[in-house]
RNA sequence: GGGUAGUUAGCUCAGUGGUAGAGCACCGCAUUUACACUGCGGGGGUCGUAGGUCCGAAUCCUACACUACCCA
Repeated sequence: GGGUAGUUAGCUCAGUGGUAGAGCACCGCAUUUACACUGCGGGGGUCGUAGGUCCGAAUCCUACACUACCCA
């Protein structure tokens, strides 16, 4: 330099153009002498950045950034 894949909650990851989710973690309550376990409830997201298409974009298109891998 060329190519492929990836970037979504604190972590690991779903999400096929129509209100952004799960598990774990965190907080509160119940339970316990206390802790743990368990049950119930709650908080937390400019969906990597900037444009474009569309009535509507995490999702489609383009450029850029970063990560991993392959080729040279």

Notes:
Predicted 3D model of a 72-nucleotide RNA (transfer RNA) from a Patescibacteria group bacterium. It matches the Rfam family "tRNA". By type it is a transfer RNA.